[in-house]
RNA sequence: GCGGGGAUGGCGAAACGGUAAACGCGUCCGGUUCAGAACCGGGAAACUGGGAGUUCGAAUCUCCCUCCCUGUA
Repeated sequence: GCGGGGAUGGCGAAACGGUAAACGCGUCCGGUUCAGAACCGGGAAACUGGGAGUUCGAAUCUCCCUCCCUGUA
């Protein structure tokens, strides 16, 4: 240089072009306990790497860019 894959809450990880986005861990509040762990109930937190386009509608499709992983010479 060229090919392939990836970037989504604090972390991991889902989501057919259709409710501003599941679930787990963590975190906060409460219950339980002498106190804690475990367990149970409830909440907050992502405008989806950046920009533009297509569309009534984009995490999802197209183009450009950044970064990471991988193959190749």
Predicted 3D model of a 73-nucleotide RNA (transfer RNA) from Pukyongia sp. The RNAcentral record of the sequence draws on ENA.